A computed fold for a 472-nucleotide part of an RNA from a Thermoplasmatota archaeon, annotated as small-subunit ribosomal RNA, 5' domain. NCBI's taxonomy places the organism under Archaea, Methanobacteriati, Thermoplasmatota.
Context: one part of a larger RNA
RNA sequence: GGUCACCGCUAUUGGGAUUCGAUUAAGCCAUGCGAGUCGAGAGGGUUCGGCCCUCGGCUGACGGCUCAGUAACACGUGGAUAAUCUGCCCUAGGGUGGAGGAUAAUCUCGGGGAAACUGAGGACAAUACUCCAUAGGUUUAGGAGGCUGGAAUGCACUUAGACCCAAAACUUCGGUGCCUUAGGAUGAGUCUGCGGACUAUCAGGUAGUAGUCAGGGUAAUGACCUGACUAGCCUACGACGGAUAUGGGUUGUGAGAGCAAUAACCCAGAGACGAUAUCUGAGACACGAUAUCGGGCCCUACGGGGCGCAGCAGGCGCGAAAACUUCACAAUGUGCGAAAGCACGAUGAGGGAAUCCCAAGUGCCAGCUCGUAAGAGUUGGCUGUUUCUCUGUCUAAAAAGCAGAGAGUAGUAAGUGCUGGGUAAGACGGGUGCCAGCCGCCGCGGUAAUACCUGCAGCACGAGUGGUGACC
Numbered sequence: 001g002g003u004c005a006c007c008g009c010u011a012u013u014g015g016g017a018u019u020c021g022a023u024u025a026a027g028c029c030a031u032g033c034g035a036g037u038c039g040a041g042a043g044g045g046u047u048c049g050g051c052c053c054u055c056g057g058c059u060g061a062c063g064g065c066u067c068a069g070u071a072a073c074a075c076g077u078g079g080a081u082a083a084u085c086u087g088c089c090c091u092a093g094g095g096u097g098g099a100g101g102a103u104a105a106u107c108u109c110g111g112g113g114a115a116a117c118u119g120a121g122g123a124c125a126a127u128a129c130u131c132c133a134u135a136g137g138u139u140u141a142g143g144a145g146g147c148u149g150g151a152a153u154g155c156a157c158u159u160a161g162a163c164c165c166a167a168a169a170c171u172u173c174g175g176u177g178c179c180u181u182a183g184g185a186u187g188a189g190u191c192u193g194c195g196g197a198c199u200a201u202c203a204g205g206u207a208g209u210a211g212u213c214a215g216g217g218u219a220a221u222g223a224c225c226u227g228a229c230u231a232g233c234c235u236a237c238g239a240c241g242g243a244u245a246u247g248g249g250u251u252g253u254g255a256g257a258g259c260a261a262u263a264a265c266c267c268a269g270a271g272a273c274g275a276u277a278u279c280u281g282a283g284a285c286a287c288g289a290u291a292u293c294g295g296g297c298c299c300u301a302c303g304g305g306g307c308g309c310a311g312c313a314g315g316c317g318c319g320a321a322a323a324c325u326u327c328a329c330a331a332u333g334u335g336c337g338a339a340a341g342c343a344c345g346a347u348g349a350g351g352g353a354a355u356c357c358c359a360a361g362u363g364c365c366a367g368c369u370c371g372u373a374a375g376a377g378u379u380g381g382c383u384g385u386u387u388c389u390c391u392g393u394c395u396a397a398a399a400a401g402c403a404g405a406g407a408g409u410a411g412u413a414a415g416u417g418c419u420g421g422g423u424a425a426g427a428c429g430g431g432u433g434c435c436a437g438c439c440g441c442c443g444c445g446g447u448a449a450u451a452c453c454u455g456c457a458g459c460a461c462g463a464g465u466g467g468u469g470a471c472c
Base pairs, nucleotide, nucleotide: 001472002471003470004469005468006467007466008465009464012360013359014358015357016356017355019353020352021318027316028315029314031313032312033311036058037057038056041055042054043053044052045051065271066270067269075195076194077193078192079191080190081189084188085187089184090183091182092181093180094179095178096177097132098131099130100129106123107122108120109119111118112117136164137163138162139161140160141159142158143157146155147154169176170175198242199241204234205233206232209231210230211229212228213227214226215225216224246268247267248266249265250261251260252259253258273294274293275292276291277290278289296307297306298305299304324350326349327348328347332346333344334343335342336341363382364381365380366379367378368377369376370375387407388406389405390404391403392402393401415461416460417459418458419457420442421441426456428455429454430453431452437444438443
């Protein structure tokens, strides 16, 4: 000097932003909202409005938040997958035949229960469910040696056997679907080379440990799991342990090298009161799914039941430290839908904040009076922001802004720190008297203090100016 956070005093206006509960408590949360959609799949009710209930489809694994854990294939970069999966989407081929049994809402049982909620019996539907058929698939043992490839364990062809086994319709007649095969795209899973902090006042560590065989499990490899066998494996190029920490792009600073940071924006990872398990599904071991345990809170008729803001607002607490319980789906985007459209605290818009950056102003000139001067007062003139009103534009609607017109008129607008040296600016007045106090450092103060307090004057910067802490 720059950057970040907080604090003191002060403060006119406009615009903009990778700014605003990261640091401390990944502490606890009242209330409201944050994920729906489809009637061109069905049944019922109806106030005849897809308006309501239910079954069904797709979505809800995205988006949003946070950084606790993690020193690790978490991340960055480059590979492998001859060890894998992939809903919706795109391309191409083929198909869409037949049969059946239930169940929800609803109705009934003046069923049960304080409530949350829930039981029994009977009836009915579907693009819900089941079965058959065919297409097809899996697997075993061969054959043939075609294709890709560095290499067949892959693909294609073929023989025999065993096993499994597709489909759904709707329509406004324009279309939209459903099943299957192959390929693609996208998204993931797994493995791996290299890379990047501290510590030896941590030197030995390790029994599923290192490997082989077999089996199980998985979409798939693998000690991932199980059994048997072998005794290995890692380590001063730092194993093991400890401490700390999301990683990177980037950001701060610096001439650079570097050092430091990495909450906020983007990419990746991880987490959703702590822990574990499970279901559904193409995808989760799921923030607004289920179950159990733990801890906490709430309701209760004591039988039992409910909840988890590291979503948006908002509250308490913690602290030096951080905003409105606002408006809108108009735009962008996402989900659903054939579409119209619906929904969205994503997002957009406004509000607040001396967080930062940019821009403008708080007047200028002349005369006169006072004054040694600096300056003050007054008169006249000039200029032009801000201000107020109206109109238009902008906008989802506003507001702000922008454009125009009018009103009014210098009227509404300056502080903070400092003045002994470093270091720009007082040998001015008063007070104090080693006291009270100042001071980054040197040092001032004990009766003439340019250094304390105050008045005046001056200097620096200026809507800011000073202080404290952190980093370069």